[in-house]
RNA sequence: ACCGAUAAUAGCAAACCUGUCGAAAGGCAGGGGCGCAAAGCUAUGGGUCUAAAGGUAUGAAAAAUACCAAUGAUUGCCAAGCCGCCGAAA
Numbered sequence: 001a002c003c004g005a006u007a008a009u010a011g012c013a014a015a016c017c018u019g020u021c022g023a024a025a026g027g028c029a030g031g032g033g034c035g036c037a038a039a040g041c042u043a044u045g046g047g048u049c050u051a052a053a054g055g056u057a058u059g060a061a062a063a064a065u066a067c068c069a070a071u072g073a074u075u076g077c078c079a080a081g082c083c084g085c086c087g088a089a090a
Base pairs, nucleotide, nucleotide: 003087004086011036012035016031017030018029019028020027021026034076040082041081042080044079045078046077047074048073049072054068055067056066057065058064
C1' cells in the first nucleotide's frame, strides 16, 4: 500500500413516531435502531425521485387535466475527487 476479525476504542443512524421548514421530492431537531470500516466531506459524471416556476396538448377559459422538463432533492444508488481511527489473518 492493499485488505478487513465473533479484536479493541470511538463514531454514524434505516423504517417508524413527534415537532418544524418546503409546492413536492426531501431537509433539520428530538426519540428510535435496520444496518454501516468510510453510512466522513464534495451534487463532479451517471442513475433515481420531485415538478413550484416555465413549456406543450386538450379546452370557450385567466378553470381543470395530461405530458415535457431541474434552476430542486438524494453521497444509506453507483462511480470520481479529498480526508481519516484501529491492526488479527492472508

About this RNA: The RNA shown here (c-di-GMP-I-GGC riboswitch aptamer) has 90 nucleotides and comes from Candidatus Brevifilum fermentans. NCBI's taxonomy places the organism under Bacteria, Bacillati, Anaerolineales, Anaerolineaceae, Candidatus Brevifilum. It was read from a public genome assembly, where an Rfam model found it. Its mean pLDDT, the model's own confidence on a scale to 100, is 89.